[in-house]
Context: one part of a larger RNA
RNA sequence: CCCUUGUUAAGGAACUCGGCAAAUUAUCCCCGUAACUUCGGGAGAAGGGGAGCCAGAACAUGUGAUUCUCCUAGCGAGAUGAGCGUGGUCUGGCCGCAGAGAAAUGGCCCAGGCGACUGUUUAUCAAAAACACAGCACUAUGCAAAGACAUUAAGUCGCAGUAUAUGGUGUGAUGCCUGCCCAAUGCCAAAAGGUCAAAAGGAGAUGUUAGAACUUCGGUUCGAAGCAUUGAAUUUAAGCCCUGGUGAAUGGCGGCCGUAACAAUAACGGUCCUAAGGUAGCGAAAUUCCUUGUCGGGUAAGUUCCGACCCGCACGAAUGGUAUAACGAUCUGGGCGCUGUCUCAACAAGGGGCUCG
Numbered sequence: 001c002c003c004u005u006g007u008u009a010a011g012g013a014a015c016u017c018g019g020c021a022a023a024u025u026a027u028c029c030c031c032g033u034a035a036c037u038u039c040g041g042g043a044g045a046a047g048g049g050g051a052g053c054c055a056g057a058a059c060a061u062g063u064g065a066u067u068c069u070c071c072u073a074g075c076g077a078g079a080u081g082a083g084c085g086u087g088g089u090c091u092g093g094c095c096g097c098a099g100a101g102a103a104a105u106g107g108c109c110c111a112g113g114c115g116a117c118u119g120u121u122u123a124u125c126a127a128a129a130a131c132a133c134a135g136c137a138c139u140a141u142g143c144a145a146a147g148a149c150a151u152u153a154a155g156u157c158g159c160a161g162u163a164u165a166u167g168g169u170g171u172g173a174u175g176c177c178u179g180c181c182c183a184a185u186g187c188c189a190a191a192a193g194g195u196c197a198a199a200a201g202g203a204g205a206u207g208u209u210a211g212a213a214c215u216u217c218g219g220u221u222c223g224a225a226g227c228a229u230u231g232a233a234u235u236u237a238a239g240c241c242c243u244g245g246u247g248a249a250u251g252g253c254g255g256c257c258g259u260a261a262c263a264a265u266a267a268c269g270g271u272c273c274u275a276a277g278g279u280a281g282c283g284a285a286a287u288u289c290c291u292u293g294u295c296g297g298g299u300a301a302g303u304u305c306c307g308a309c310c311c312g313c314a315c316g317a318a319u320g321g322u323a324u325a326a327c328g329a330u331c332u333g334g335g336c337g338c339u340g341u342c343u344c345a346a347c348a349a350g351g352g353g354c355u356c357g
Base pairs, nucleotide, nucleotide: 001352002351003350004349005348006347007346008345010343011342014341019338027051028050029049030048031047036041038173052094053093054092055091056090057089059087060086061085062084063083067079068078069077070076071074095099107336108335109334110333111332112331113330114328115327119131120130135171136170137169138168139167140166141165147157148156149155174323175322176321177320179253180252181251184250185249186246187245188244189243193241194240195239199235200234204230205229206228207227208226211222212221213220214219254272255271256270257269258268281315282312293309294308295307296306297305
């Protein structure tokens, strides 16, 4: 000097990103206990008091020695209540710094964000606001079910189940609610029309040449059948186009100008565009750039926090909106208690380092 512990005057968070760490609290009994609330909770809320040992007293209670009484004379009934225990209560006394004398053994309160809750998770840097969840909704599936595994198969799961069932998707307890848009994309339905594959079809065309005609005998022209190569019309499914529906389907939910008897503002009006122009609720928010917005609270002093305002750069309704008791090794702000976190360091113990052997 380092590590692990212990104690500390006065102060008591002045430390620090932040009370991180440490300290406080702690057991049992009694008293007492708020807002809020889903009436279960909150709650061990909070906040107080008591606790050792000795002696005595009465009480309660267990056991029941002894003695007595009665009769139906018994292994009967009733009364008495010594002694020995147990329990709390009361009175008095004793000792120490200290009586839950050690160990083990909640610090508490207020307010807010998020997630309802118990649970699950990155084995080895993340335990959370992430996942799950009960509840809610949509959707598919009538049984050889849909869906899944498998090679196109057998087979298996689904299920020894049958729509109060099973699969998929989203949301996420509960309360109050969940607005407008079907133009785009998706899905569903309908089948009139348009388009449209392979296939069927085979009109026609082409190549070849038996032959025929012509010939300057070199050849030229025409050309059936067969063989071969192509190939029109016509028939024709789904899909797409078309028609309608559908948002707890993917998604979307405007701009400019003017106007009220101070000023400001605009209930009101005009105009353009759109499928429709954001409703309720919330709002500087886990979302607000400007921004430490403005006002109020808390502090002597507050970029954080709480309550409001609304000018929402760029909230918003099951990619759910909002409120919410309880819950949380969650996050944020404040307070009481408590402390070596600090002012500011000191001492002690143990283990290292270091020196010598």
A computed fold for a 357-nucleotide part of an RNA from a metagenome, annotated as large-subunit ribosomal RNA, domain IV. The prediction has a mean pLDDT of 87.